[in-house]
């Protein structure tokens, strides 16, 4: 460095419920844990929602999802190879 443990400190936190923001995807707080070796960060590239705009089509705009996938980037520990 690669890796990833019946190790050890810890960390994060699905659904779902209470209060709020948002026209909407969806958030933010506390509460709860499904899970998670980067479930830290970052919309580059794909994907899928939303908004608008449209008589169809195809192009364009803007935004949400990083616990979709891919990639960037930062970080704890040393078990076996």
């Nucleotide at each position: 460095a690669c890796c990833g443990a019946a190790a050890a400190a810890g960390c994060c936190a699905a659904a779902c419920c209470a209060c709020g923001a948002g026209c909407g995807a969806u958030u933010g707080u506390g509460g709860g844990g499904c899970g998670g070796a980067a479930a830290g960060c970052c919309a580059c590239g794909g994907a899928u929602c939303c908004c608008a705009g449209g008589a169809a089509u195809g192009g364009c705009g803007g935004g949400a999802u990083g616990g979709c996938c891919g990639g960037g980037u930062u970080g704890c520990c040393g078990a076996a190879g």
A computed fold for an 81-nucleotide RNA from a Deltaproteobacteria bacterium, annotated as c-di-GMP-I-GGC riboswitch aptamer.
The coordinates come from a structure-prediction model, not an experiment, and the mean pLDDT is 82.